[in-house]
C1' cells in the first nucleotide's frame, strides 16, 4: 500500500428501563444501566421510517387529511476517517 472480515479484543461505544433537563411532538442531552456493536466513529447526501409546530384543504364546531423546513446514521445505500487480525 491492496484486498478481506473467520476467530479473537488492549482500548472503545452503549439498547431497553428509570431519573432530571430541552422540545409542539418525534426525538435529543446528562446520570444510572448493558441489549448488543469491528465502525453502534463522523456527516442527514439518497432511500426508508417517525413526528406534524407552522402551513394548506375540509368541517357549524370538535376535529380530520396532506405537508419537513423537525428528527432517526443502533433501518439500508453511498461518502469520509480510524482500530485489530489475516493477506
Nucleotide at each position: 500500500u491492496u484486498g478481506a472480515u473467520a476467530u479473537a479484543a488492549a482500548g472503545g461505544c452503549a439498547a431497553a428501563a428509570c431519573u432530571g433537563c430541552c422540545g409542539a411532538a418525534a426525538g435529543g442531552c446528562a446520570g444510572u444501566g448493558a441489549c448488543g456493536c469491528a465502525a453502534a466513529g463522523c456527516g442527514g447526501a439518497g432511500a426508508g421510517c417517525c413526528u406534524a409546530a407552522g402551513g394548506u384543504g375540509c368541517u357549524a364546531a370538535c376535529g380530520c387529511a396532506c405537508u419537513a423546513u423537525g428528527g432517526u446514521c443502533g433501518u439500508c445505500u453511498g461518502g469520509u476517517u480510524g482500530c485489530a487480525u489475516c493477506u
A computed fold for an 87-nucleotide RNA, annotated as c-di-GMP-I riboswitch aptamer. The sequence was found by an Rfam model in a public genome assembly. The model forms 95% of the base pairs in the Rfam consensus.